Glycine riboswitch aptamer from Croceicoccus pelagius, 110 nucleotides, folded computationally.
RNA sequence: CUGACCGCGCGGGAGAGCGCUUCGUGAUUCGCCUGUUUGGGGGAAGGGCGAGGCCGCCGAAGGAGCAACCGCCCCGGAAUCUCUCAGGCACAAGGGACCGUGCCGGUCGA
Numbered sequence: 001c002u003g004a005c006c007g008c009g010c011g012g013g014a015g016a017g018c019g020c021u022u023c024g025u026g027a028u029u030c031g032c033c034u035g036u037u038u039g040g041g042g043g044a045a046g047g048g049c050g051a052g053g054c055c056g057c058c059g060a061a062g063g064a065g066c067a068a069c070c071g072c073c074c075c076g077g078a079a080u081c082u083c084u085c086a087g088g089c090a091c092a093a094g095g096g097a098c099c100g101u102g103c104c105g106g107u108c109g110a
Stems, first nucleotide, its partner, number of pairs: 003108005008102005017055001019054007028045003032041003056089003062085001063083003069077002
């Protein structure tokens, strides 16, 4: 100086039910009782939020399987393919393979 790899920062980054049901919490609404009048008690409905169960679905954290291939063989490695254990499925947030970028850091090579 340049290239590769890893980490970090920044930018981009998809898919799939606002499904059903139960429980909890509960803004708010309606009405009842009582009474020391603007106080107290109970009931019904109830957006939203959280948790569990059931069914359906997604695939790009992770995980697993097969394989082109790497190689003479064994062993081993190996995907954006496949499976969905995990994860996810209104908006938002978060996560996100991968891509770009950095005047950043580390390793290796020439």
The sequence was found by an Rfam model in a public genome assembly. Rfam family: Glycine riboswitch aptamer. Rfam describes the family as follows. This family represents the bacterial glycine riboswitch. Gene Ontology term of the family: glycine biosynthetic process.